[in-house]
Context: one part of a larger RNA
RNA sequence: CGUAGAAAUUUGAGGAGUCCCAUCUCUAGUACGAGAGGACCGAGAUGGACGAACCGCUCGUGUACCAGUUGUCCCACCCGGGGCAUCGCUGGGUAGCGACGUUCGGUUUCGAUAAGCGCUGAAAGCAUCUAAGCGCGAAGCGGUCUCCAAGAUUAGAUUUCAUUACAGGCCCCCGCGAGAUGAGCGGGUUGAUAGGCCCAUGGUGGAAGCUCCGUGAGGAGUGAAGCCUACGGGUACUAAUAGGCCAAUGCAU
Numbered sequence: 001c002g003u004a005g006a007a008a009u010u011u012g013a014g015g016a017g018u019c020c021c022a023u024c025u026c027u028a029g030u031a032c033g034a035g036a037g038g039a040c041c042g043a044g045a046u047g048g049a050c051g052a053a054c055c056g057c058u059c060g061u062g063u064a065c066c067a068g069u070u071g072u073c074c075c076a077c078c079c080g081g082g083g084c085a086u087c088g089c090u091g092g093g094u095a096g097c098g099a100c101g102u103u104c105g106g107u108u109u110c111g112a113u114a115a116g117c118g119c120u121g122a123a124a125g126c127a128u129c130u131a132a133g134c135g136c137g138a139a140g141c142g143g144u145c146u147c148c149a150a151g152a153u154u155a156g157a158u159u160u161c162a163u164u165a166c167a168g169g170c171c172c173c174c175g176c177g178a179g180a181u182g183a184g185c186g187g188g189u190u191g192a193u194a195g196g197c198c199c200a201u202g203g204u205g206g207a208a209g210c211u212c213c214g215u216g217a218g219g220a221g222u223g224a225a226g227c228c229u230a231c232g233g234g235u236a237c238u239a240a241u242a243g244g245c246c247a248a249u250g251c252a253u
Base pairs, nucleotide, nucleotide: 001151005161006160007159008158009157010156014148015147016146017145020048021047022046023045024044025043026042032037050105051104052103053102054101058099059098060097061096065092066091067090068089069088070085071084072083073082074081075080109143110142111141116136117135118134119133168246169245170244171243172188173187174186175185176184193239194238195237196235197234198233199232202228203227204226209222210221211220212219213218
C1' cells in the first nucleotide's frame, strides 16, 4: 500500500516439522536341527540419542539482597559507616533466565505403490503374475499428528456494530511474563497500569544502641534481631491530566 467502513471469531490453498534406535522378558529352550545352536509371528518392560514445554524439586547464574573480612583514603577522634582495590576477596541467595532438573512426544490406522509374491488368463488347444482384468506387499510416498498460514491479488467465510460523522481506530500518557525500532499485550480516574506505602512469602543469619561477663582478643542478653532487588496480595499517596486527528472523492445499482 492492497484486500473500498469496522470489531471479533474462523476455513485452509500452500508450507514447515515429526514419524529414530537399542537391550531385556514372555511366547519358548518351543518350531527347526544329529548336535552345537536357536527363531518367525505376537505381547510386555527398560533405556539411549533427539525434540518441545516448564521452573514445584536438584543444580547454576543472580555486578540494585544479606553477612564476614584485608589494605588504604575519608566522615576530627572512639564507636559506627562510606569510597576504591576484578562485584576487592569470601560465604550464601529472591525473581527472572537456564540445564545437569521435571513432564511430555515418536503412536495408531487408512490409501496408492517399489522390489517381490500371487489369482484368473489368452496371443500360442499346452504353459505363462499380463497382453484385458484382479489381489497382496516397505522405516519409503499421500493422509492421520503438531505448528504457520487469505499478499491464497482467486486477497475467502461467519457473527455483530455503523452508514454522514457514527462504529471503530490512531496520536498522547502509565506499563509488560512483549520488545533492537516499529509491532503485540494490559491500563488511562466509571482507574490497581507502573511507582510509593502496608502486609505476607522468601533471602541473609542474630543489627545499632544499651546492659552484663572477661585483664584482653571476645562472648552473652535485649531479640529468629536488623536489613532486604525483580515475586504475591492490598491501598488512589504519586503519575496515567487535559486534549487532538482519521473515519474520502467518484462510479454503478

Record summary: This is a predicted structure of a 253-nucleotide part of an RNA (large-subunit ribosomal RNA, domain VI) from Parcubacteria group bacterium Gr01-1014_31. The sequence was found in a public genome assembly. NCBI's taxonomy places the organism under Bacteria, Bacteria candidate phyla.